[in-house]
A computed fold for a 350-nucleotide part of an RNA from an uncultured bacterium, annotated as small-subunit ribosomal RNA, central domain. Model confidence (mean pLDDT): 83 of 100.
Context: one part of a larger RNA
RNA sequence: UUGGGUUUAAAGGGUGCGUAGGCGGAAUAUUCAAGCCUGAUGUAAAAAUUCGGGGCCCAACCCCGUCCCGCCUUGGGAACUGGUAUUCUAGAGUGGUUGAGAAGUAUGCGGAAUGCGUGGUGUAGCGGUGAAAUGCAUAGAUAUCCGCAGAACGCCGAUUGCGAAGGCAGCAUACCGGCAGCCCACUGACGCUGAGGCACGAAAGCGUGGGGAUCAAACAGGAUUAGAUACCCUGGUAGUCCACGCAGGUAAACGAUGGAUGCUAGCUGUCCGGGGCGAAUGAGUUCUGGGUGGCACAGCGAAAGCGUUAAGCAUCCCACCUGGGGAGUACGCCGGCAACGGUGAAACUC
Numbered sequence: 001u002u003g004g005g006u007u008u009a010a011a012g013g014g015u016g017c018g019u020a021g022g023c024g025g026a027a028u029a030u031u032c033a034a035g036c037c038u039g040a041u042g043u044a045a046a047a048a049u050u051c052g053g054g055g056c057c058c059a060a061c062c063c064c065g066u067c068c069c070g071c072c073u074u075g076g077g078a079a080c081u082g083g084u085a086u087u088c089u090a091g092a093g094u095g096g097u098u099g100a101g102a103a104g105u106a107u108g109c110g111g112a113a114u115g116c117g118u119g120g121u122g123u124a125g126c127g128g129u130g131a132a133a134u135g136c137a138u139a140g141a142u143a144u145c146c147g148c149a150g151a152a153c154g155c156c157g158a159u160u161g162c163g164a165a166g167g168c169a170g171c172a173u174a175c176c177g178g179c180a181g182c183c184c185a186c187u188g189a190c191g192c193u194g195a196g197g198c199a200c201g202a203a204a205g206c207g208u209g210g211g212g213a214u215c216a217a218a219c220a221g222g223a224u225u226a227g228a229u230a231c232c233c234u235g236g237u238a239g240u241c242c243a244c245g246c247a248g249g250u251a252a253a254c255g256a257u258g259g260a261u262g263c264u265a266g267c268u269g270u271c272c273g274g275g276g277c278g279a280a281u282g283a284g285u286u287c288u289g290g291g292u293g294g295c296a297c298a299g300c301g302a303a304a305g306c307g308u309u310a311a312g313c314a315u316c317c318c319a320c321c322u323g324g325g326g327a328g329u330a331c332g333c334c335g336g337c338a339a340c341g342g343u344g345a346a347a348c349u350c
Stems, first nucleotide, its partner, number of pairs: 003322004007304002012318001014200004021193003025088005031083002034081002036077005042071002051065005091190001092187003095183005104175006110153001114149004119145003125136002161168002206245005215239001219235004258317006266295012299306002323350003332343004
């Protein structure tokens, strides 16, 4: 490289948008002929090799024929791919209408809890643990009332919902993105994927400025212990919060499962729509579209398991893997203020 693979053995990019490229629905034409099929010319040196014969007794060896799958030129064919032309509506999109939702951004408001105030009341312990101690407290703690501050939103709450992923949860308002059902009015293949590229991307971390209630790396003390640079306890600084730059670009970024389309028994729960029956409206029931779960047939799988939300049967496109260690290291390059990130070997060794 071919091949074979990528849930768990090595292997799906963190996610989206999208450039080039690759691939792409139905019908018509006696349309073009690039791919494709077929005929012919030329060329593909000889030897060797392949295959079929023959000659040395056999073999090696030698001789004859053939193959040499290609390429150039040229005549023809038109099913398929492709080109051109004209149509179509099943893919895709638009419109109308209805609906659900913690999707996003900004502003305002709310109650509970926590801490604080050397505010009020009040008096002797509080706190903490397996048990203790450190700690707090007669300079009045714990408790209780009042006030202030910052952060997070209990119950509802759920295999619930929304979002491309990261993620999103008190309430209200404004702006704004996506989605689903129904109508089947419009466009007429406008599609799928997507190397590069661009954008988004938890937490921790960086810079400047604010904020600082809680929690809490580091750190200090008390315990435990043979020791205890830990687990437990009392404290506690960065950080946790906000704005900007911003910057960074990583996670077990997980469904450890890339995206799209079609096909292949069912049963059952739940969320959001639509139709019928039911009492025009209800409980219920049935059919149907979209999500989200649990089982299970066929099939698949090394098994565990997956099973119409596939890991089944197929097609298209992208990414990635190719024994363990060395190593996600070194060097170089790119990015970064740094921390570090991206790309990413070899010697050697088993």